[in-house]
RNA sequence: GUAAUCCGACAGGGGAGCGCAAAGCGCUGAGAGUGUGGGGUAAAACCCGCAGACCCUCGUACCUGAUCUGGGUAAUGCCAGCGCAGGAAGUUCGGUCUUCUCCAGCC
Numbered sequence: 001g002u003a004a005u006c007c008g009a010c011a012g013g014g015g016a017g018c019g020c021a022a023a024g025c026g027c028u029g030a031g032a033g034u035g036u037g038g039g040g041u042a043a044a045a046c047c048c049g050c051a052g053a054c055c056c057u058c059g060u061a062c063c064u065g066a067u068c069u070g071g072g073u074a075a076u077g078c079c080a081g082c083g084c085a086g087g088a089a090g091u092u093c094g095g096u097c098u099u100c101u102c103c104a105g106c107c
Base pairs, nucleotide, nucleotide: 001100003098006095007094008093009092010090011057012056013055014054017027018026019025020024034051035050036049037048038047039046062087063086064085068081069080070079071078
């Protein structure tokens, strides 16, 4: 000096489903809408912004295909396929350790 590992900083990206006897509980998951402001409604539902938790940043985050296919479940993107498919936010900075390369000293 290079690539990879891990940690941190700053910046950026992303999702929030299913069921029940529904202020709660159960399933999968890293996370299943916590707080707050606004819109909306008869009241809810619902929608949007900001903050928080969590995951991710050349890709196993996530989105699309997809009202897809097979299996399974009380039910569901629950599991698998699709998938070396298409798209997708830093190939950032600092540190760490290891590999490789170069230079110098000593024997």
Molecule: TPP riboswitch aptamer (THI element)
Organism: Paractinoplanes rishiriensis